The RNA shown here (Bacterial RNase P class A) has 365 nucleotides and comes from a soil metagenome. The coordinates come from a structure-prediction model, not an experiment, and the mean pLDDT is 78. Of the family's consensus pairs, 90% are formed in the model.
[in-house]
């Protein structure tokens, strides 16, 4: 670094699910018995991605959000594999918000003289122009030589500040200096050649060189919303609606029409609460063989069925063995205690976090 196990075996009792048989019941269902299945590597956090369901949706754009080296894998991903580049390590190996600063806008606290086509605080120089002194020449104006001072000014090599001071080292040069020039080195490039699918790498040529996109922004790709309390089916009771019957009017009577419709009666209706059922356990399924691939992964064949609760099952006791710890003992051993993290609730792929103890393999020192 990778992969894996995570108490074992047996007996008895208990719980949940499906199934078979028998008994019971009008039915729904209930009871008994047999055989069978019954938590995890994280079932957790609910952080990403999907399946599935309902709602919305002509198409395109804007806004907003997410992702961000390259190539591949996948249903998809912020995941995985391989590679590149950068950083760390003596090494195995580990880590990486790792597109664009030559589209534009913007920012740089504190310190410091100066923070982006910068800057003169200390230091260095003071060639040049002033000023002062001495000497020489000259009638004079002035000229020349030497020295001083540090006024103007020059200087970014050194000191100091800072996360960062406008490439580094050495030389030439100069009054002192400076990519001003030269050699080597580092970096950059919308240039050329070669290698690679590509990120990128090697060589040449060129001029002579700051950073931040985890600030706005630009570029590329992707993105509708809510979630199994999704959603569907059945459906007590109460309330509601309708019909009939009853009552009244038209009427001598029946049919019919209209009205009334408060209470009670019979039948029916829609929505739908409680409640029940489905969704819901055969799946991007795991296992084994073979094949393709460096690998993630994919293809094919074989055999397998592997939790489905809903006040929510998955537990308890005993025996032996195993691990850890304590006491006694010289030892062999005896005896006592204890068993990591945790635990399904629509399902799946990841990531992250928790974890006593143990096993196997590769590699480094």
């Nucleotide at each position: 670094c990778c992969a894996c196990c995570g108490g074992g075996u047996g007996a008895c009792c208990g719980c949940g699910g499906a199934u078979c048989g028998c008994c019971u019941u009008u039915u729904c269902g209930g009871g008994c018995g047999g055989a069978u299945c019954g938590a995890g590597g994280a079932a957790a956090g609910u952080c990403c991605g999907g399946a599935c369901u309902c709602c919305a949706c002509a198409g395109g754009g804007c806004a907003g959000g997410a992702u961000g080296c390259u190539g591949g894998g996948u249903a998809a991903c912020u995941c995985c594999c391989a590679g590149g580049c950068g950083g760390g390590g003596a090494a195995a190996c580990c880590c990486g918000a790792c597109g664009g600063a030559a589209a534009g806008c913007g920012c740089a606290a504190c310190a410091g003289a100066g923070a982006a086509c910068a800057g003169a605080c200390c230091g260095c120089c003071g060639a040049u122009g002033a000023c002062c002194c001495u000497c020489u020449c000259g009638c004079a104006a002035g000229a020349g030589a030497g020295g001083g001072c540090a006024c103007a000014g020059g200087u970014a090599a050194g000191g100091g500040u800072g996360a960062a001071a406008c490439g580094g080292u050495g030389g030439u040069g100069u009054a002192a200096g400076a990519g001003a020039c030269c050699a080597c080195c580092a970096g950059c490039g919308a240039c050329c050649c070669g290698g690679g699918c590509g990120a990128c790498c090697g060589g040449g040529c060129g001029g002579c060189u700051g950073g931040c996109a985890a600030g706005c922004c630009c570029c590329a790709u992707c993105c509708g919303g809510a979630g199994c309390a999704a959603g569907g089916c059945c459906a007590a009771g109460c309330a509601g609606g309708g019909a009939c019957a009853c009552c009244g009017a038209c009427g001598g009577c029946c049919c019919g029409u209209c009205g009334a419709u408060c209470a009670a009666g019979u039948c029916c209706c829609g929505g739908g609460u409680a409640g029940g059922c489905c969704g819901c356990a055969c799946g991007a399924g795991g296992c084994g063989g073979c094949g393709a691939g460096u690998g993630a992964u994919c293809g094919u064949c074989g055999a397998c069925c592997c939790a489905g609760a809903u006040g929510g099952a998955u537990g308890g006791u005993c025996a032996c063995c195993g691990g850890g710890g304590g006491a006694c003992g010289a030892a062999a051993g005896u005896u006592c205690c204890u068993c990591a993290c945790a635990g399904a609730a629509u399902c799946c792929g990841g990531c992250u976090u928790a974890c006593a103890g143990g096993u196997g393999g590769a590699c480094u020192c």